[in-house]
A computed fold for a 336-nucleotide RNA from an Armatimonadota bacterium, annotated as Bacterial RNase P class A. A source record names the gene rnpB. Model confidence (mean pLDDT): 75 of 100. Rfam family: Bacterial RNase P class A. It is annotated as a ribozyme.

RNA sequence: GGAGUAAGUCAGAUGGUCGCCCAUACGGGAGGAAAGUCCGGGCUCCACAGGGCACGAUGCUCGCUAACGGCGAGGGGGAGCGAUCCCACGGAAAGUGCCACAGAAAAGAAAACACCUCGCGAAAGCGGGGUAAAGCUGAAACGGUGGUGUAAGAGACCACCAGUCCUGCAGUGAUGCAGGAGCUUGGCAAACCCCAUCGGGAGCAAGGCUGAAUAGGAAGGGACCGAGGCUGCCCGCCGACCCUUCGGGUAAGAGCCGCAAAGAGAUGCGAGGCAACCCGCAUCCAAGACAGAUGACCAUCCACGACAAAACCCGGCUUACGCACUUACUCCAGAA
Numbered sequence: 001g002g003a004g005u006a007a008g009u010c011a012g013a014u015g016g017u018c019g020c021c022c023a024u025a026c027g028g029g030a031g032g033a034a035a036g037u038c039c040g041g042g043c044u045c046c047a048c049a050g051g052g053c054a055c056g057a058u059g060c061u062c063g064c065u066a067a068c069g070g071c072g073a074g075g076g077g078g079a080g081c082g083a084u085c086c087c088a089c090g091g092a093a094a095g096u097g098c099c100a101c102a103g104a105a106a107a108g109a110a111a112a113c114a115c116c117u118c119g120c121g122a123a124a125g126c127g128g129g130g131u132a133a134a135g136c137u138g139a140a141a142c143g144g145u146g147g148u149g150u151a152a153g154a155g156a157c158c159a160c161c162a163g164u165c166c167u168g169c170a171g172u173g174a175u176g177c178a179g180g181a182g183c184u185u186g187g188c189a190a191a192c193c194c195c196a197u198c199g200g201g202a203g204c205a206a207g208g209c210u211g212a213a214u215a216g217g218a219a220g221g222g223a224c225c226g227a228g229g230c231u232g233c234c235c236g237c238c239g240a241c242c243c244u245u246c247g248g249g250u251a252a253g254a255g256c257c258g259c260a261a262a263g264a265g266a267u268g269c270g271a272g273g274c275a276a277c278c279c280g281c282a283u284c285c286a287a288g289a290c291a292g293a294u295g296a297c298c299a300u301c302c303a304c305g306a307c308a309a310a311a312c313c314c315g316g317c318u319u320a321c322g323c324a325c326u327u328a329c330u331c332c333a334g335a336a
Base pairs, nucleotide, nucleotide: 001332002331003330004329005328006327007326008325009324010322012301013300014299015298016297017296018295020029021028022027031307035318036317038316039315040314041313042312043203044202045201046200050235051234052233053232055199056198057197058196059195060074061073062072063071064070075089076087077086078085079084090194091193095192096191097188098187099186114131115130116129117128118127119126120125143161144160145159146158147157148156162184164181165180166179167178168177169176170175207257208256209255210254217246218245219244220243221242222241228238229237230236263285265284266283267282268281269280270279272277302305
């Protein structure tokens, strides 16, 4: 200098004029994703929030956390020269099912071609027996390679390798290493299924308060022989009103709270831990509507500005995105 990998910073700036929302009238006023609403939690109501089935989600191990399908570290597998990146990665020896085309055969093997042998035959060939190695097909062929052996062959036997199981050692564990045994067990579970773990439902239009206020009224029907509720079913629990129709009034498109400055908060320092994270101390914190604010214009400057904009609140994931820059590391080339 070139090519990369990982982590991160910023999110036009300054001034002026006009305007909007909140406010104790000082002041404050979008984001890294406020987004998608895909997970998890707080909070609220619903039997007393219980049990079983069904259903759904997750799926290597250990840890972190309020919780998670998230995060960290590790194991195994894969890609890359490397930094580094990717993986739903439990069970196929519980059962069922599937494996296109091709191929003899797609799963407790079978034997079309073939090899060997016996009989018949002049020969071609026909028939009986043995075999499954080699060849042909395929994504995949009932362990692989080489040898011994044999009529030809075969884990029939031997060596090495792969796999399974057992034992020992190391590790919290996933797993790794070593030794041994028998001789071998195809793949698919992101097919049904099995196993383990987790999940009660609905959601801020939750819900609460004020106010005649899910009001009160009329008719019909049902109901302690159980209405209705616990939101798919059963058990179990609660236990008196419920359904339909008619008609009616208003501050009414009610007001306040939930809800906004305080919590799983941020920053700094220190202790612990490889890390995620956690503990202690100090300091700091003010968007907050509901006909729903956060804008428009002008001037100057630059590296010419993308994606997009709160709606109960948090932790994540995913997706979108501009210009410039920083740090660490890897590979290649060169110079001293």